Small-subunit ribosomal RNA, 5' domain from a Parcubacteria group bacterium, 509 nucleotides, folded computationally. Its mean pLDDT, the model's own confidence on a scale to 100, is 83. Rfam family: Bacterial small subunit ribosomal RNA. Its family is annotated with ribosome and structural constituent of ribosome in the Gene Ontology.

Context: one part of a larger RNA
RNA sequence: GGAUGAACGUUGGCGGCGUGGAUAAGGCAUGCAAGUCGAACGCACCGAUCCAGUGCUUGCACUGGUAAAGUGAGUGGCAGACGAGUCAGUAGAACCUUGGUAACCUACCCCAAAGUCUUGGAUAACCUGUGGAAACAUAGGCUAAUACAAGAUGGUCUGCAUAAUCUAAGGAUUAUGUUGUAAAGCUUCGGUGCUUUGGGAGGGGCCUAGGACGUAUCAGCUUGUUGGUGAGGUAAUGGCUCACCAAGGCUACGACGCGUAGGGGACCUGAGAGGGUGACCCCCGACGAUGGGACUGAGACACGGCCCAUACUCCUACGGGAGGCAGCAGCCGAGAAUCUUCCGCAAUGCGCAUAUUUGCGUGACGGAGCGACGCCGCGUGAAGGAUGAAGCCCUGUGGGGUGUAAACUUCUGUCGAAUGGGAGCAAUUCAAGAGAGAGUACCAUUCUAAUAGAGGCUGCUAACUUCGUGCCAGCAGCAGCGGUAAUACGAAGGCCUCGAACGUUAUCC
Numbered sequence: 001g002g003a004u005g006a007a008c009g010u011u012g013g014c015g016g017c018g019u020g021g022a023u024a025a026g027g028c029a030u031g032c033a034a035g036u037c038g039a040a041c042g043c044a045c046c047g048a049u050c051c052a053g054u055g056c057u058u059g060c061a062c063u064g065g066u067a068a069a070g071u072g073a074g075u076g077g078c079a080g081a082c083g084a085g086u087c088a089g090u091a092g093a094a095c096c097u098u099g100g101u102a103a104c105c106u107a108c109c110c111c112a113a114a115g116u117c118u119u120g121g122a123u124a125a126c127c128u129g130u131g132g133a134a135a136c137a138u139a140g141g142c143u144a145a146u147a148c149a150a151g152a153u154g155g156u157c158u159g160c161a162u163a164a165u166c167u168a169a170g171g172a173u174u175a176u177g178u179u180g181u182a183a184a185g186c187u188u189c190g191g192u193g194c195u196u197u198g199g200g201a202g203g204g205g206c207c208u209a210g211g212a213c214g215u216a217u218c219a220g221c222u223u224g225u226u227g228g229u230g231a232g233g234u235a236a237u238g239g240c241u242c243a244c245c246a247a248g249g250c251u252a253c254g255a256c257g258c259g260u261a262g263g264g265g266a267c268c269u270g271a272g273a274g275g276g277u278g279a280c281c282c283c284c285g286a287c288g289a290u291g292g293g294a295c296u297g298a299g300a301c302a303c304g305g306c307c308c309a310u311a312c313u314c315c316u317a318c319g320g321g322a323g324g325c326a327g328c329a330g331c332c333g334a335g336a337a338u339c340u341u342c343c344g345c346a347a348u349g350c351g352c353a354u355a356u357u358u359g360c361g362u363g364a365c366g367g368a369g370c371g372a373c374g375c376c377g378c379g380u381g382a383a384g385g386a387u388g389a390a391g392c393c394c395u396g397u398g399g400g401g402u403g404u405a406a407a408c409u410u411c412u413g414u415c416g417a418a419u420g421g422g423a424g425c426a427a428u429u430c431a432a433g434a435g436a437g438a439g440u441a442c443c444a445u446u447c448u449a450a451u452a453g454a455g456g457c458u459g460c461u462a463a464c465u466u467c468g469u470g471c472c473a474g475c476a477g478c479a480g481c482g483g484u485a486a487u488a489c490g491a492a493g494g495c496c497u498c499g500a501a502c503g504u505u506a507u508c509c
Base pairs, nucleotide, nucleotide: 001509002508003507004506006505007504008503009502010501013378014377015376016375017374018373019371020370026332027331028330030329031328032327035078036077037076040075041074043072044071045070050065051064052063053062054061055060085287086286087285095211096210097209099207100206101205104204105203106202109200110199111198112197113196114195115194116193117151118150119149120148126141127140128139129138130137131136157180159178160177161176162175163174164173165172166171185192186191213259214258215257220250221249222248225247226246227245228244229243230242231241232240262284263283264282265281266277267276268275269274289310290309291308292307293306312323313322314321315320340368342367343366344365348364349362350361351360352359353358381411382410383409384408391402392401393400394399414450416447417446418445419444420443421442425437429434453498454497455496456495457494458479459478460477464493465492466491467490468489474481475480
């Protein structure tokens, strides 16, 4: 000199774009953050319309039926494994770069081929009970399905056998035979689902060479340990697990131990080499009060799912129950220190449903708010105006300085105020309504001269005098100042630097 997710002191006008819990992965009141589908299904409520009957003031009331739309819980499907957060753990196949998988999986989506036949028994909701303070549990009875189950058919699918071709090996491909295995309907009649198989796209699992912090005042480490055979397990290889056999494997090119730490793209600095860092944004990983476990599923060992244990908090009728903000806001705590319990789904994206249009949800996201926390831009006026007011300071008492500075005159109207107009972002749809930001940005007209401070002035280092003090009070980054003429302390005047900031502290180059 540059830099920061900064903090502190003094000061503080506006705007744009960014950015803001780094400490206690401490504890959390409250609200919201994952739903959706009636074109899968039965039911309950409500009920436009239409029909019938009764009354009869002849077009109104009541009763009964029909039933579009709607609402509710439930069965069922898909989603909930994404998105959002945090960095505790992790020195390792976690990450980055490089290859491999003839050792693998993949819901939704796209392409291609074939199929979608015949039946059955339940169960929730609901009804009637019972237990319980509650959470909830339980008995009997009824009912539906794209829920569940049985049978049929069947292929390029699966298992086995044989043959051929390919392959370094393990193995792969093709042909033949045999074995086993599928489906679901709905509809506004336009479609759309469902089953099997092959391929694709995107996503993932596993293996692999290299890279990658400190410490030797850590020198030896290891028994599923290293390898083999067989079996189990997995989508799949493998001590991944197990039985048996062998006695191996790693290590001064640093094993093992201890400490520290999420990794990378990047960021800061530097001419570069290098050094330092890993906030925001993007990719990957890990975690979800702590520890363990599986279930469901294409996918989890699952933040707002389940079970167990532990700690903590809450409710209780003392028998028993409920909970997990490292989601968005917000509260307490600790701290030098880090924001609103805001608006909206209008845009972008995602989930579900929809033939299309579109609907619902979304603290993702789009916005607004707060903070000079950072960067950038603008303003606090412009021109004229005295041998030069007053005040203050200095003085050799003549004068000099502040100083064209002010006053005063003229002008402008950034900013600001008022009034009027008013976006882009939006594509479209509709019976209607429907842009959060926003009456914002911006435009026009009118009006008004309208905040400046902070640090410094001995040298380094730009900027000097007077008074006070008298090794005192104090200053200080270093050298050092102060003991009666202090340009170094304190004050005043003047001056210097930067300027809505200026200094200080901390850290890095």